Molecule: transfer RNA
Organism: Nitrososphaerales archaeon
RNA sequence: GGGCGUGUGGUCCAGCCUGGUUAAGACACCGCUCUCACACAGCGGGAACCGAGAGUUCAAAUCUCUCCACGCCCA
Numbered sequence: 001g002g003g004c005g006u007g008u009g010g011u012c013c014a015g016c017c018u019g020g021u022u023a024a025g026a027c028a029c030c031g032c033u034c035u036c037a038c039a040c041a042g043c044g045g046g047a048a049c050c051g052a053g054a055g056u057u058c059a060a061a062u063c064u065c066u067c068c069a070c071g072c073c074c075a
Stems, first nucleotide, its partner, number of pairs: 001074007010027003020058001029045005051067005
């Protein structure tokens, strides 16, 4: 220098191809119930507007472009 992949709550990740109410789930955290108490279990709750910017569109995590970070491959 070229090609490909990844980037979404505290953590792991789904959703992107096929745009559409309020971004799903697990773990973690907080509260309540249960218990003498703890654990387990049950119920409830807060938290990400999606790596950055721009564009297309009535509407973008999703499509297009540029850039950034990390990883792999080629030279």